[in-house]
RNA sequence: GCCCGGGUAGCUCAGUUUGGUAGAGCGUUAGGCUUUUAACCUGACGGUCCAGGGUUCGAGUGCCUGCUCGGGCG
Numbered sequence: 001g002c003c004c005g006g007g008u009a010g011c012u013c014a015g016u017u018u019g020g021u022a023g024a025g026c027g028u029u030a031g032g033c034u035u036u037u038a039a040c041c042u043g044a045c046g047g048u049c050c051a052g053g054g055u056u057c058g059a060g061u062g063c064c065u066g067c068u069c070g071g072g073c074g
Stems, first nucleotide, its partner, number of pairs: 001073007010026004020057001027045006050066004
């Protein structure tokens, strides 16, 4: 230098197929249960979807540019 993949909640990731209300588990927290703790059950807390631009009635998703992480080729 070229190519491929990733960036979404505090953490690990889904959601891109087909553009149409942003989700799961863990975590934190309140309550229940229990003699108590743990476990279990229920609720709550949770997000400028990496940044900018453009397309669209509407973008996490499709387009362009950049940043960053990982891998490959030279």
The RNA shown here (transfer RNA) has 74 nucleotides and comes from Araneus ventricosus.
Model confidence (mean pLDDT): 81 of 100.
The sequence is in RNAcentral, with records from ENA and Rfam.
Taxonomically the source falls in Araneus (Eukaryota, Chelicerata, Orbiculariae, Araneoidea).
Its Rfam family is "tRNA". Rfam describes the family as follows. Transfer RNA (tRNA) molecules are approximately 80 nucleotides in length.